Overview: Predicted 3D model of a 313-nucleotide RNA (Bacterial RNase P class A) from Flavobacteriaceae bacterium MAR_2010_72. The sequence was found by an Rfam model in a public genome assembly. Its Rfam family is "Bacterial RNase P class A". Rfam classes the family as a ribozyme. The organism belongs to Flavobacteriaceae, within Bacteria.
């Protein structure tokens, strides 16, 4: 220098004007106004896994279903993560892993070969009344009772109760517990309890479907101080842990976090004269109870460590 491997970081900035939302203070009878401050992300996304929290009979028994699968560690927890062993790929840095059981059963298998099976028989030789009855050869990873495959069913071990903040609690407003039809129902309909069964409990102010209608569609809590965030040191190969210091950092509800203008930055391309000019681009996306992971999307820029090749010293 070229080509790569792994890990990490950033991901537009400034000013002016006009707005939106939340909080404190002041003012006001109220609506509001003034003032000070806060106001999206590395993935807020997918909702895939694990938790917190809440409710359901503190949630029973059996079956079914689902998940995981080397060893050790880590964590609130996990199917996540870390380390190591083994397998596969790569010259290498490294990447990847679907890693229990084929001595219970069922299934599946390209080409070659006569045949990969509840059966049949190629070539040569032997042999028989007859017959793959016997030997050798040949095909193939495997040929008369064997092997492979469990990202096939299955078996083994371990684990999983259900529903999700539209949970749940409180307050307020309004109403039609009515009407019509069909079917079911104390001979127990129907509801709650996990998909099913059993079981259990409530059960006559009765259930389902259809028709035609009446009313509400507001507020508060949950709800943002937490397994928080930043940083330093120590221990550990690492995931991670401990300690010190600093810090408070969205809370909307049809859903705020924006728009316009000017200037600048970065990158690509073109032109000429180092540097400037012109032109284009500036991503993915966007909170909705909260965390820890995983996965996916992402213009462009940066850093560190390492590998291979070539050349020179």
């Nucleotide at each position: 220098c070229a080509a790569g491997u792994a890990a990490a970081u950033c991901g537009c900035c400034u000013u002016a004007u006009c707005g939106c939302u939340c909080u404190g203070c002041a003012u006001g009878a109220a609506a509001g106004u003034g003032u000070a401050g806060g106001g999206a992300g590395g993935a807020a996304a997918g909702u895939c896994c694990g938790a917190a929290c809440a409710c359901c009979a503190a949630a029973g028994u059996g079956c079914a279903a689902c998940a995981u699968a080397g060893u050790g560690g880590u964590u609130a927890a996990u199917g996540g993560c870390c380390a190591c062993c083994g397998g596969u790929c790569g010259u290498g840095a490294g990447a990847u892993u679907a890693g229990g059981a084929a001595a219970a059963g069922u299934g599946c298998a390209a080409c070659a070969g006569a045949a990969a099976g509840c059966a049949a028989g190629u070539a040569c030789a032997g042999g028989u009344u007859a017959a793959g009855c016997u030997g050798u050869a040949g095909u193939g990873a495997a040929a008369u009772c064997a092997g492979g495959u469990a990202a096939a069913c299955u078996c083994u071990a371990u684990g999983u109760g259900g529903u999700g903040c539209a949970a749940u609690g409180u307050c307020a407003u309004g109403u039609a517990u009515a009407c019509c039809a069909a079917c079911g129902u104390u001979u127990g309909a129907g509801g709650g309890c996990u998909g099913c069964a059993c079981g259990u409990u409530c059960g006559a102010u009765u259930g389902u479907u259809g028709g035609a209608g009446g009313g509400u569609a507001g507020a508060c809590a949950g709800c943002u101080a937490a397994a928080g965030u930043g940083u330093a040191u120590u221990g550990g190969u690492a995931a991670c842990a401990a300690u010190g210091c600093a810090u408070u950092c969205a809370g909307a509800u049809a859903a705020a976090u924006g728009a316009u203008a000017a200037g600048g930055g970065u990158c690509a391309c073109g032109c000429c004269u180092u540097g400037g000019c012109g032109c284009g681009a500036u991503a993915c996306a966007g909170a909705a109870u909260u965390c820890g992971g995983c996965u996916u999307a992402u213009a462009g820029a940066u850093u560190u460590a390492c590998u291979u090749g070539u050349a020179a010293a």